This is a predicted structure of a 76-nucleotide RNA (transfer RNA) from a Gammaproteobacteria bacterium. The RNAcentral record of the sequence draws on ENA. Rfam family: tRNA. The family's RNA type in Rfam is transfer RNA. Gene Ontology term of the family: triplet codon-amino acid adaptor activity. NCBI's taxonomy places the organism under Bacteria, Pseudomonadati, Pseudomonadota, Gammaproteobacteria.
RNA sequence: GCCGGGAUAGCUCAGCCGGCAGAGCAACUGUUUCGUAAACAGUAGGUCCGCAGUUCGAAUCUGCGUCUCGGCACCA
Numbered sequence: 001g002c003c004g005g006g007a008u009a010g011c012u013c014a015g016c017c018g019g020c021a022g023a024g025c026a027a028c029u030g031u032u033u034c035g036u037a038a039a040c041a042g043u044a045g046g047u048c049c050g051c052a053g054u055u056c057g058a059a060u061c062u063g064c065g066u067c068u069c070g071g072c073a074c075c076a
Stems, first nucleotide, its partner, number of pairs: 001072007010025004019056001027043005049065005
């Protein structure tokens, strides 16, 4: 340099053939217990990597970037 994958909650990830942003774990509150853990019930937590474009409507489609992973090439 070329090609491809990925970026969504604190963490691991789903959703990505356009129409209410989700799960598990973690956190917090409550019930239970003498107490802790476990179990059960609930609560909170997100400018969906950035900027633009298309659209009535974009996490989802398009363009340009950033970061990251892999392959190929180069390596005097």